RNAcentral holds the full RNA, with entries from ENA. A computed fold for a 528-nucleotide part of an RNA from Meiothermus sp., annotated as large-subunit ribosomal RNA, domain I. Taxonomically the source falls in Meiothermus (Bacteria, Thermotogati, Deinococci, Thermales). It matches the Rfam family "Bacterial large subunit ribosomal RNA". Rfam links the family to the GO terms ribosome and structural constituent of ribosome. The coordinates come from a structure-prediction model, not an experiment, and the mean pLDDT is 89.

[in-house]
Context: one part of a larger RNA
């Protein structure tokens, strides 16, 4: 020096645990110039930091719950405050400093300078206190409304490359990331110039089919419908125009022109005008009120003793009891009857929501003649694009930059180049709930996770750090039932550590449950 067995130290692994995480489902979904989203800087007897609040500042008032303690986390001391109901939760209000869209002017965010009208200081000069004072937009004006935030979720505009194609340019990736605008609890899209196919179907959406099918493709990789048929949900209107009542303004006696009202809204074509004829009854909101319901605090709620061990009953044992409740979580172990709850039930002064039913608005005939309207830089065409399965192809439709450019029902557009025959729809204005898509935000559930896992964050984390910035971005949980957190004494300067005390335990001592392994050690035996 080895090996072995004993006992340590060190390290913190497994193991148990859960006031965090994840994931689905329900519900609920906007906020903001009446000043938000985010912050900064006060603010407490004492207060560094979270929380709360705002100079009225861990908070004022009213109303409602609730019922004995209470001044947050967070102790101590000090002062209160509470059955004449605090504290504490809910609603409505009140104050709400400076920054922040940030809005009297400026500005390097939380700071600096003002006007102007009132008030106040003895106050002219000075200074406060309280109103007001951007900007666009719409309107003649009084005024009204916009700015900006929101996790994803939704339309528009703009738009990649890596990569697939076993290289690559067409083509993929993908109209995807990402950027920029608006909206809202949804948002888009919606009342056929449709879709079809020899039949018809009758707004829009969202799903299951059809279907990897019809097709698209350097016919490569790959891309990829619709009709139709099952379901969810179902709602339909309102103008423009002809003609017309009032005003107005022009031109000069009837015409045009604007405004505001009627009328009028359709494709078996519909309206106007003009005449004949009938009717008086129906339907009926998405617009107001609105019961019950519901949301935001709560309330009531059955049943169990005795022994044993034990530090501790809830465990064993005897014996009982309720059960519309023996989910579940707590209590010194392992509890249906202790303790919260659970199963059933009850409850709202204020405020939200939503809506049975009701009111109102708002709604409809027909022959016959008449030929006055029915959405113009539009349809259409050419050229250049893009949409869809459709890469230019026989290429149609829908949208579109430029050129040219119509009709008004004897009209006009569509059925996949064209053309005829048959058909199918009215475009060039405008709203429309609901089946649909998200989870910042409340609640419920897990054959989810249990601290190198679950969110980056179970713990004062987007924190500490790193970085000029844009950004990157951690680590760290556990005595004990219960602080009973070790008075007291002894060695030391201390840190520690030995009595003693508490505990069931102190090898549970705060560096704390459990305490593996590497790795240091003592102590013993064997063996070089």
């Nucleotide at each position: 020096g080895g090996c072995a067995c004993a006992c340590g130290g060190u390290g913190g692994a497994u193991g148990c645990c859960c006031u965090g995480g994840c994931a689905c489902c329900c519900g609920a979904g906007c906020c903001g110039a009446u000043g938000a989203a985010g912050g900064a800087c006060g603010u407490g007897a004492u207060u560094a930091c979270c929380u709360g609040c705002g100079a009225a500042a861990a908070g004022c008032c009213a109303c409602g719950g609730g019922g004995a303690g209470u001044u947050g986390g967070u102790a101590g001391u000090g002062a209160g405050c509470g059955u004449u109901g605090a504290u504490c939760c809910g609603u409505g209000g009140a104050u709400a400093u400076c920054c922040g869209a940030a809005u009297g002017g400026g500005g390097g965010a939380a700071c600096c300078c003002g006007g102007c009208c009132a008030g106040c200081g003895g106050g002219a000069a000075c200074g406060c206190u309280g109103g007001u004072c951007a900007c666009c937009g719409c309107g003649c004006g009084a005024g009204c409304g916009g700015g900006g935030g929101g996790a994803a979720c939704g339309c528009u505009g703009g738009g990649a490359a890596c990569u697939g194609a076993a290289a690559c340019a067409u083509c993929u990736a993908a109209g995807u990331a990402c950027c920029a605008g608006c909206a809202g609890g949804a948002g888009a899209a919606g009342a056929a110039a449709g879709a079809g196919a020899g039949a018809u179907c009758g707004a829009u959406u969202c799903u299951c089919u059809g279907a990897g099918u019809a097709g698209c493709g350097g016919c490569g990789a790959g891309c990829g419908a619709a009709a139709g048929g099952g379901g969810a949900g179902c709602a339909g209107c309102c103008u423009a125009a002809a003609c017309u009542g009032g005003c107005g303004u022009g031109c000069g006696u009837g015409c045009a022109c604007g405004c505001u009202g009627g009328g009028g809204u359709u494709g078996u074509g519909g309206g106007g005008c003009g005449u004949c004829c009938g009717a008086g009854a129906g339907c009926g909101a998405a617009g107001c009120c609105a019961a019950g319901c519901u949301u935001u605090a709560g309330c009531c709620g059955a049943g169990c003793u005795g022994u044993c061990u034990g530090g501790g009953a809830a465990g064993g044992c005897a014996g009982a009891c309720c059960g519309a409740a023996g989910a579940g979580g707590g209590u010194g172990a392992a509890a249906g009857u202790c303790c919260c709850g659970u199963a059933g039930g009850c409850g709202a002064a204020a405020a939200g929501g939503g809506g049975a039913g009701g009111c109102u608005a708002g709604u409809a005939g027909g022959g016959c003649g008449u030929a006055c309207c029915c959405g113009a830089g539009u349809a259409g065409u050419c050229u250049g694009g893009u949409g869809u399965u459709c890469g230019u192809g026989g290429a149609a439709c829908g949208c579109u930059g430029g050129g040219c450019g119509a009709a008004u029902c004897u009209g006009c557009g569509c059925g996949g180049c064209c053309c005829a025959c048959c058909g199918c729809g009215c475009a060039a204005g405008g709203c429309u709930a609901a089946a649909u898509a998200c989870u910042c935000c409340g609640g419920g559930u897990g054959a989810c996770c249990g601290a190198u896992a679950g969110u980056g964050g179970a713990c004062c984390a987007g924190u500490a750090c790193c970085g000029u910035g844009a950004g990157g971005g951690a680590a760290a949980g556990g005595u004990g039932a219960a602080a009973a957190g070790a008075a007291c004494c002894c060695c030391g300067g201390g840190a520690g550590g030995g009595g003693a005390g508490u505990g069931a335990a102190a090898u549970a001592g705060a560096g704390c449950c459990u305490g593996a392994a590497a790795c240091c050690g003592u102590g013993u035996g064997c063996u070089u």